[in-house]
Context: one part of a larger RNA
Molecule: large-subunit ribosomal RNA, domain I
Organism: bioreactor sludge metagenome
């Protein structure tokens, strides 16, 4: 010194474990504020400190209801307290109540969480001066007072208001405006990337669309929306990269239709007029349509009444659109409650494993119990409950609504609109033979004998009613709640976080962002002995080399004994 061998430090992998995360599935809910929100400053406990909580009533007040012998939150001890069969503490739900300061922030400032006013009321004081309660922003809407140039007016000013906005939110979903660029196209400009990303407006719980001036060519279909399928078709394309429909089909999902403007008839206000009367607004009835539709004509329609109207019977319908409220019953959510069926015996620190013998199962789902429990707990099947509140597609009550036929003389049936010329967009479609839709200029009709559309025009046919409005379900989403579920992960994984994480800590800022889980069944957290100045070590004690640096503890790396070479 080396190479083996044991044993020990170190020393943190691996196993093993899971309180947390991932993805989804069903339901629910789909908002939350000026009655001050989202989110924060500060405070509050006997108790310093940080988490939760709450708010000057401050780990809470009240009231109803549940449910229970023990509690005062995480957090232990200490101290002091509140309860124990009821006047019932703790604790779960419903409902109110307090709720400082900041924040839309709103009385005026202001470097958020402070500062400083007014106006009324109160409380103190000899006053003075402090203190408490309310109210005092702006904007729309509405009613008022006022009131210019310039005479009535009107524009503006004021004032007042149980009305309405604001803000914040899930980095998702949905409509609108506005809109790139890398990149493809082996360059690159038309063209792609794409009406995407990104930004603004508006929002709903779904949002937009929606009851034909549609589609088409068959014997034709009948809002609108998803979804398959048609189809990578039929086009479009420096005809290159690429792009890319549409009808049809579906015993495919969900269906649901309506309401105004005119025409016409009254009412009431203005204006014109000497007056009949006219125009003009505003209400009421009246009427909504493609086999064209209404109005005005004509004719019939229960009962009472002159007549306006009123009643009854049938019949329809209804709280998301076609009017519109309310109650009850019933279900269902926010606490809960009942719920079968086991012993032994040895082993072990401890049985649920082993060995015997047994039992319930509308329950052998799962978790927890000192090792693996259908019968030990919690719970599971399956039953059963609500003072309050809520929510509901079922039912009652209730509420509304009601006519039919002829004739085609008359009157209406959405206009600066159709449409045409141009110049763009959008329609899969790059202006092409370009239809069709929507816009910005210029021109500028028709009222059913009418208009539109059918893919350039045209002629026949076919169809369907522009130029007003509303509409539930099928359709997207998932911050939040409930229940589940995984050939998801299992602490260098899964969320950035399994732990007091958007922390710590960087960064002037926008912003960027970790590391770091496991004694033991239970602290029973090592009394007591030896050595030691302690640290720490040896006993003993404990199932234990589980000792807190604490589960398993591999390798590097040390270091001690030893056996063999040198």
């Nucleotide at each position: 010194g080396g190479c083996g061998u044991a044993u020990g430090g170190g020393g943190a992998a691996u196993g093993a474990c899971u309180u947390g995360g991932c993805a989804c599935u069903g339901a629910g809910a789909g908002g939350c504020g000026a009655u001050g929100a989202a989110g924060g400053a500060c405070g509050u406990g006997g108790u310093a400190g940080c988490c939760u909580g709450c708010g000057a009533u401050a780990a809470g007040c009240u009231u109803c209801g549940g449910g229970c012998a023990g509690c005062c939150g995480g957090c232990a001890a200490c101290a002091g307290g509140c309860g124990u069969u009821a006047c019932g503490a703790c604790c779960c739900g419903g409902a109110g109540a307090u709720u400082u300061c900041c924040g839309a922030a709103u009385g005026g400032g202001g470097a958020a969480a402070c500062c400083c006013g007014g106006c009324g009321g109160g409380u103190u004081u000899g006053a003075a001066u402090a203190c408490c309660c309310g109210c005092c922003a702006g904007g729309c809407a509405u009613g008022g007072c006022u009131g210019a140039a310039u005479g009535c007016a009107u524009a503006g000013g004021c004032c007042a208001u149980u009305g309405c906005c604001a803000g914040c939110g899930a980095a998702a979903u949905g409509c609108a405006g506005a809109g790139a660029a890398c990149u493809g196209a082996a360059c690159c400009a038309u063209c792609u990337u794409a009406g995407u990303a990104c930004c603004u407006g508006c929002a709903a719980g779904a949002a937009a669309a929606g009851a034909a001036a549609u589609c088409g060519a068959a014997u034709g279909a009948g809002a609108u929306u998803u979804c398959c399928u048609g189809a990578g078709u039929a086009g479009c394309g420096g005809c290159g990269a690429g792009c890319g429909a549409a009808a049809a089909g579906g015993a495919a999902a969900a269906u649901a239709g309506c309401c105004c403007a005119a025409a016409c008839c009254g009412g009431c206000a203005g204006c014109a007029g000497c007056a009949a009367u006219g125009c003009u607004g505003c209400c009421g009835g009246g009427g909504u349509c493609g086999u064209g539709g209404g109005a005005g004509c004509c004719u019939c329609a229960g009962c009472c009444g002159c007549a306006a109207g009123g009643c009854a019977a049938c019949g329809g319908a209804g709280u998301u659109a076609c009017a519109a409220a309310a109650u009850c019953a019933c279900a269902c959510c926010u606490a809960g409650u009942u719920g079968a069926a086991c012993g032994g015996c040895a082993u072990g620190g401890g049985a649920a494993g082993g060995c015997c013998g047994a039992c319930c199962a509308u329950a052998g789902a799962a978790g927890g119990u000192g090792a693996c429990a259908g019968u030990c707990c919690u719970g599971u099947a399956g039953g059963c409950g609500a003072a309050a509140g809520g929510u509901g597609a079922u039912g009652a009550u209730c509420u509304c609504c009601g006519g039919a036929g002829g004739a085609u003389u008359u009157c209406c049936c959405a206009a600066g609109u159709a449409c045409u010329g141009u110049c763009a967009g959008c329609u899969a479609a790059g202006a092409g033979a370009a239809a069709a839709c929507u816009g910005g200029c210029a021109g500028g009709a028709a009222u059913u004998u009418a208009g539109g559309g059918g893919g350039c025009c045209c002629a026949c046919c076919c169809u369907c009613u522009a130029a007003g409005g509303c509409u539930a379900a099928a359709u997207a989403c998932u911050a939040c709640u409930c229940a589940g579920u995984g050939a998801c992960c299992g602490a260098u994984a899964g969320u950035g976080a399994a732990c007091c994480a958007g922390u710590a800590c960087c960064g002037u800022g926008a912003g960027g962002g970790a590391a770091a889980g496991u004694u033991g069944g239970a602290a029973a957290g090592a009394u007591c002995c030896c050595c030691g100045g302690g640290a720490g070590g040896g006993g003993a004690g404990g199932a234990a080399u589980u000792g807190a640096a604490c589960c398993u503890g591999a390798a590097a790396c040390c270091a001690u004994a030893u056996g063999c070479c040198u």